A computed fold for a 98-nucleotide RNA, annotated as TPP riboswitch aptamer (THI element). The coordinates come from a structure-prediction model, not an experiment, and the mean pLDDT is 78. The sequence was found by an Rfam model in a public genome assembly.
RNA sequence: UUAAAUAUUCGGGGGUGCUUUUUGGCUGAGAUGGAAUUUUCCAAACCCUUUAACCUGAUACGGAUAAUGCCGGCGUAGGAAGUAGUAUUUUCAUAACU
Repeated sequence: UUAAAUAUUCGGGGGUGCUUUUUGGCUGAGAUGGAAUUUUCCAAACCCUUUAACCUGAUACGGAUAAUGCCGGCGUAGGAAGUAGUAUUUUCAUAACU
């Protein structure tokens, strides 16, 4: 000096459901709290940042369940936010010394 991996800082993006008995229960990384007003905003936690979180299709299709993206296909689909800094390890090249 080149490249990669891991961790972290700053910036940015995202979702927050269903419910039989509503004491609570289910899945998951995450289903929280507050304000405004009938659909948005703010904050916390969590995830993602092109090796892609999440959205559209979808008030859709098949299978399960008390019920729900709960699971599967759809999906090598379409869209979607950093050419950023620092540290450690490894690696490529060059120079100096022995």